[in-house]
A computed fold for a 482-nucleotide part of an RNA from a metagenome, annotated as small-subunit ribosomal RNA, 3' major domain. Its mean pLDDT, the model's own confidence on a scale to 100, is 82. It matches the Rfam family "Bacterial small subunit ribosomal RNA". Gene Ontology terms of the family: structural constituent of ribosome and ribosome. The full RNA is in RNAcentral, with records from SILVA.
Context: one part of a larger RNA
RNA sequence: UGACAGGGGUCCGCACAAGCGGUGGAACAUGUGGUUUAAUUCGACAAUACGCGAAGAACCUUACCUAGGCUUGACAUGCUUCCGACAGCCGUAGAAAUACGGUCUUCCGGGUUUCGGCUCGGACGGUUGCACAGGUGCUGCAUGGUUGUCGUCAGCUCGUGUCGUGAGAUGUUUGGUUAAGUCCUGUAACGAGCGCAACUCCUACUGUCAGUUGCUACUUUUUUUAAAGGCACUCUGACGGAACUGCCUGGGAAACCAGGAGGAAGGUGGGAAUGACGUCAAAUCAUCAUGGUCCUUAUGUCUAGGGCUACACACGUGUUACAAUGGCCAGUACAACGGGUUGCAAGCUCGCAAGAGCAAGCCAAUCCCUGAAAGCUGGUCUAAGUUCGGAUUGAGGUCUGCAAUUCGACCUCAUGAAGUUGAAAUCGCUAGUAAUCGCGCAUCAGCAACGGCGCGGUGAAUACGUUCUCGGGCCUUGUACA
Numbered sequence: 001u002g003a004c005a006g007g008g009g010u011c012c013g014c015a016c017a018a019g020c021g022g023u024g025g026a027a028c029a030u031g032u033g034g035u036u037u038a039a040u041u042c043g044a045c046a047a048u049a050c051g052c053g054a055a056g057a058a059c060c061u062u063a064c065c066u067a068g069g070c071u072u073g074a075c076a077u078g079c080u081u082c083c084g085a086c087a088g089c090c091g092u093a094g095a096a097a098u099a100c101g102g103u104c105u106u107c108c109g110g111g112u113u114u115c116g117g118c119u120c121g122g123a124c125g126g127u128u129g130c131a132c133a134g135g136u137g138c139u140g141c142a143u144g145g146u147u148g149u150c151g152u153c154a155g156c157u158c159g160u161g162u163c164g165u166g167a168g169a170u171g172u173u174u175g176g177u178u179a180a181g182u183c184c185u186g187u188a189a190c191g192a193g194c195g196c197a198a199c200u201c202c203u204a205c206u207g208u209c210a211g212u213u214g215c216u217a218c219u220u221u222u223u224u225u226a227a228a229g230g231c232a233c234u235c236u237g238a239c240g241g242a243a244c245u246g247c248c249u250g251g252g253a254a255a256c257c258a259g260g261a262g263g264a265a266g267g268u269g270g271g272a273a274u275g276a277c278g279u280c281a282a283a284u285c286a287u288c289a290u291g292g293u294c295c296u297u298a299u300g301u302c303u304a305g306g307g308c309u310a311c312a313c314a315c316g317u318g319u320u321a322c323a324a325u326g327g328c329c330a331g332u333a334c335a336a337c338g339g340g341u342u343g344c345a346a347g348c349u350c351g352c353a354a355g356a357g358c359a360a361g362c363c364a365a366u367c368c369c370u371g372a373a374a375g376c377u378g379g380u381c382u383a384a385g386u387u388c389g390g391a392u393u394g395a396g397g398u399c400u401g402c403a404a405u406u407c408g409a410c411c412u413c414a415u416g417a418a419g420u421u422g423a424a425a426u427c428g429c430u431a432g433u434a435a436u437c438g439c440g441c442a443u444c445a446g447c448a449a450c451g452g453c454g455c456g457g458u459g460a461a462u463a464c465g466u467u468c469u470c471g472g473g474c475c476u477u478g479u480a481c482a
Stems, first nucleotide, its partner, number of pairs: 001482002003479003007476007015466002019429005026320008034311002042053002064306007073132001077131003082126003088103006107122006134295002137293003143289002145284003148280001150278001155194006161170003175184002200272004205241007214231002218229004244266001247260005322422001326381007338369003343362002347358004388419001393414007435458007
């Protein structure tokens, strides 16, 4: 100087407390361990692995296994030998890769020419040989880059000066204050840098400009409705304004704090992005790049089938429930974000339905996805393993796709399991939040999505407080630790 302490002081955080809703019990979905397997590819393991890489494993993907093939190779460049098209189509063998046969095709330019050709060069493709290719093989403890975490915590340092023999200290400490090393004050320190804050984006109010595909107060025409004017309103979107403790009261040396006014908004308005010096030899050689090392008729590569989907079991994360604040039936109201041409598809017809047939419009503020659901109104069920719950299983279908057996989703009928609120323990959340309700998108032929990322609707309770638990900041004391 650090680190540590079941030392002290002080401060903070959904850390506890106060509340609300869960997990742990059930079934299913999904990930992991284990076991099994020819293979169940690999990585990730307290917090910081386990709905994680994977924004989508039937083939492909795919890295794994079995079997059949290839060896300058599936891919790149250069040199070289020979050939002339290559490709495509058809047939035979085969699981295919591939092999063989047939058919088709015979590039461009220059020179010469008796117009038949000869010769040189080039492009493209195949072929021979050589350099080489290739590796999701190993090492993340050789690395770059990227990422997690402490932590959006308030810290981490430097120059000069001063102090100390020196390591080093001071500054960065004191007293206040703040979300903040934020600011004030004092001060052997004076300044500065990376962080904090601000600058950026979204959202809430408003002005100006603009007015179609948006809007419809008013006018005209018109049968409801629509059309033509119109851009006031809504909305859209470009540029501005507005909030600064600016004003008032009280406290204070100041910084600042408490309250008030006006205001759409008040003391960082709400949200996002932004992650200092560093820590964990943290993660990743399988995104990519890369040193070393290993394989080279195989650890490379092509193909078919299988596997990654197995199942005595254990754990994590979720979904659906156990019901009456509910289930079912009928009627009825109100969104926002997004997506659409190999696409979204209105409407009509058929089908109980999944869906099918025909088909308008739309490259979209125009048309479509798109009827949001919870809600509200009426009816029914009456406490039961039920008109709760929907697993499982049987049968019949629909769609995607070359192909749904291993191994897809959905629909209909039948079946109707466990489950009556869950031990020890444990998680999230402080406001438009929790809880609850639906909608959209990426990936994507289809989909195992109950996941992820967004969007809006309805909309709470509680916080006395900091003794205790956990994590962290600052000062200080001790130390046989470095």